[in-house]
A computed fold for a 350-nucleotide part of an RNA from Ziziphus jujuba var. spinosa, annotated as small-subunit ribosomal RNA, central domain.
Context: one part of a larger RNA
RNA sequence: UUAAGCAUAAAGCAUCUGUAUGUGGCUUUUUAAGUCCACCGUCAAAUCCCAAGGCUCAACCCUAGACAGGCGGUAGAGACUACCCAGCUGAAGUAUGGUAGGGGCAAAGAGAAUUUCUGGUGGAGUGAUGAAAUGCAUAGAGAUUGGCAAGAACACCAACGGCGAAAGCACUCUGCUGAGCCAACACUAACACCAGGAGAUGGAAGCUAGGGGAGUGAAUGGGAUUAGAUACCCCAAUAGUCCUAGCCGUAAAUGAUGGAUACUAAGCACUGCUCGUAUCAACCCAUGCAGUACUGUAGCUAAUAUGUUGAGUAUCCCACCUGGGGAGUACGUUCACAAGAAUGAAACUC
Numbered sequence: 001u002u003a004a005g006c007a008u009a010a011a012g013c014a015u016c017u018g019u020a021u022g023u024g025g026c027u028u029u030u031u032a033a034g035u036c037c038a039c040c041g042u043c044a045a046a047u048c049c050c051a052a053g054g055c056u057c058a059a060c061c062c063u064a065g066a067c068a069g070g071c072g073g074u075a076g077a078g079a080c081u082a083c084c085c086a087g088c089u090g091a092a093g094u095a096u097g098g099u100a101g102g103g104g105c106a107a108a109g110a111g112a113a114u115u116u117c118u119g120g121u122g123g124a125g126u127g128a129u130g131a132a133a134u135g136c137a138u139a140g141a142g143a144u145u146g147g148c149a150a151g152a153a154c155a156c157c158a159a160c161g162g163c164g165a166a167a168g169c170a171c172u173c174u175g176c177u178g179a180g181c182c183a184a185c186a187c188u189a190a191c192a193c194c195a196g197g198a199g200a201u202g203g204a205a206g207c208u209a210g211g212g213g214a215g216u217g218a219a220u221g222g223g224a225u226u227a228g229a230u231a232c233c234c235c236a237a238u239a240g241u242c243c244u245a246g247c248c249g250u251a252a253a254u255g256a257u258g259g260a261u262a263c264u265a266a267g268c269a270c271u272g273c274u275c276g277u278a279u280c281a282a283c284c285c286a287u288g289c290a291g292u293a294c295u296g297u298a299g300c301u302a303a304u305a306u307g308u309u310g311a312g313u314a315u316c317c318c319a320c321c322u323g324g325g326g327a328g329u330a331c332g333u334u335c336a337c338a339a340g341a342a343u344g345a346a347a348c349u350c
């Protein structure tokens, strides 16, 4: 490479946008590049295949012939692909009218709790633990009560719920803003799908500069435990955690399941919209879409399971895998302030 694969055995990029390439809806027309058919030429000989013949047979030798395939030419066919011309509306998109939402960014505000500080009352412990001790406390702690301040996070509602491409998003209100869904069917007319390279976003930790610092808390110190205890437990506590500006670019970044399209039993629940029905109005009931869960048929699977949200049946495109270790290491290169990230072997060994 072929082939078989990629939920759990090796293997789906963290997610999205999008260029090249690849693939592509329905109906006429044109051309004949691909395609199909016929014929001609050519593809040295030997070899291979096959049929006769010659060495006593065979190997071997000799003679004749052919398949398959390639290339070129000529004449035709016109279904399919492609090309040309014209059209269509279902894919896709635009406009219109609605609609749900912790989607994003910015600004303002509220309350509970915690801690510090400052008063009052009060007077001996408190706190911690398996038990203690370190710690705090007569220079008045802890408790209780009044006040000021600060920072961080938003109880209940809350759900098997919602939104977002993913990471993620929840106190309240305001401003700006993205995407979705539904209805009717006005417009464009295949404008589509996927996507190497490229670009954008990307938890936590970490880094740079400047702020901030309540609680918590790597490192560190102390107290315990223990044979020891560089730990688990306790008392403190720095960086960090928070904000602004910029890096980093990784996670069990998970549904361990790439994206798109079509088709293929049912049942049940919730969310959003809709048409009916009902009603004073709603709930209920029933229709059709879109999403989120559960049970499950056929199928599929090694099994577990999955099962219209497929891991089923098909098509298209991309990424990736090919025994365990060595190793996501070494070397080189690119990127990064660094930490490191990306790419990524071999010897050897089982």
Base pairs, nucleotide, nucleotide: 003322005320007304008303012318014201015200016199017198022193023192025088026087027086031082033081034080035077036076038074039073040072041071042070043069049065051063053061054060092188093187094186096183097182098181099180103177104176105175106174108172109171114150115149117147118146119145120144121143125136126135162169163168206247207246208245209244210243211242215241216240220236221235222234223233258317259316260315261314262313263312266295267294269292270291271290272289273288276285299306323350324349325348332343333342334341335340